[in-house]
RNA sequence: CGAGCGGGCCGGACGGUCGCGUGUGCAGCGGGAAACUGCGUACAUGAGGAAAGUCCGAGCACCAGAGGGCAGGAUAACGGCUAACGGCCGCCGGGGGCGACCCUAGGGAAAGUGCAACAGAAAUAUACCGCCUCUUUCUGAGGUAAGGGUGGAAAGGCGAGGUAAGAGCUCACCGGAUCCCCGGGAGACCGGGGAUCCCUGUAAACCCUAUCCGGUGCAACAUCGUGGAGGGACAUAUGCGGCUGCCCGUCGCGUCCCGUGGAGAUGGCUUGAGCUGUGCGGCAACGUACAGUCGAGAUAGAUGAUCGUUCAAGACAGAACUCGGCUUACAGACCCGCUCGCACA
Repeated sequence: CGAGCGGGCCGGACGGUCGCGUGUGCAGCGGGAAACUGCGUACAUGAGGAAAGUCCGAGCACCAGAGGGCAGGAUAACGGCUAACGGCCGCCGGGGGCGACCCUAGGGAAAGUGCAACAGAAAUAUACCGCCUCUUUCUGAGGUAAGGGUGGAAAGGCGAGGUAAGAGCUCACCGGAUCCCCGGGAGACCGGGGAUCCCUGUAAACCCUAUCCGGUGCAACAUCGUGGAGGGACAUAUGCGGCUGCCCGUCGCGUCCCGUGGAGAUGGCUUGAGCUGUGCGGCAACGUACAGUCGAGAUAGAUGAUCGUUCAAGACAGAACUCGGCUUACAGACCCGCUCGCACA
C1' cells in the first nucleotide's frame, strides 16, 4: 500500500425568537375557613440505540389452585453467569476459510409408523444388462449385488482366500458404531489398547426420552366518589305533590347513617435486579468495594416551529407500568485489535 476479520463508540453542532408537557419558587392576580388550587411569571428539565416487533424471561397486580395423571407448548453436548431465561460467556464435537475468524435446532433412526420427487429393474428389498448352473432350437428356471447403467443415497473400502459364479462367507489392513480397560481433563471430550458388530437417509415427519411450564395484563389493580338504585334510624302529615276533574285508596316528601359504584379524580408512575467512574477477583459473561449521580412521566396524550452560523449536509425511527434479552430497520462519521499478500528499510 492492497485485500479482509472481529469489536467499540457516535448518530449533526452552536446560538436567537416564539410555543408546549412536567417539577420547583414567587412579598403577582383570583378562589377557599384551611389544606390546597386556577392563571401568570422566573428557573430547571423534556425520547431511542433501536423508544419498534411484542418473540422469550422476570418484577408487580388480580383471579384460580390438595396431590397425581392426560392433553398442549417450549427446550435439547458440557461447564459457568444471572432475579430469571429459549439469553450471555467459555469450552467440546461437526462444517467452512491459506488465515484472522465464521456457521451449527448438536438427544434417540437397533421401539414403532410414515416418506424418499425425477431417474432407475429395484429406495430396505428388488435381478434391467452382464456373470454362473441346469434345460433348450428360440427360450425358460434358479443362483449372484463382484462388473455395467440410474440416482443425493444401491448392502462400508481394498486385497487375498473361497466359489459353478459370487457374497464379511472367512482373514489381514483401513473406516465407522457400541462396550470394557489405561492415561489426560472440572466436564462434554481427547489419545492409546482390547472385544463384538457393519445396520440407507429423514425426527425445523409422526413419534420416543429427559427437563421446564396455571390464567389474564397497568384499559392490571387500589382509594375517593357530586348524582342515581338499595337498606336502616329519627322526624311528621289536620300539609303538599303524582295517579286524578271530585271522593276513597295508594305512592312519594325532611335529616342522618350503612352500602353499591356510573361519570370523574387520585394513587399505581418512575430511585431502579438504576447509571457513571475507579480499584479488586475472573480468560470471559459477570461479581464485589468505594466515590459520584438522578437522566421524560403525558392521559387525547408535551418533546415543536422558525431564523442565523457551521460541517462530513444529517439515516432508521418516536416514550405510555417497569426491567433483562432476542429479532428487525438504519445515511454517515470516528476509534481499537488482529489476519493474509506485495514492496522497502

Notes: The prediction has a mean pLDDT of 75. Bacterial RNase P class A from an Oscillospiraceae bacterium, 345 nucleotides, folded computationally. The sequence is in RNAcentral, with records from ENA. Taxonomically the source falls in Oscillospiraceae (Bacteria, Bacillati, Bacillota, Clostridia).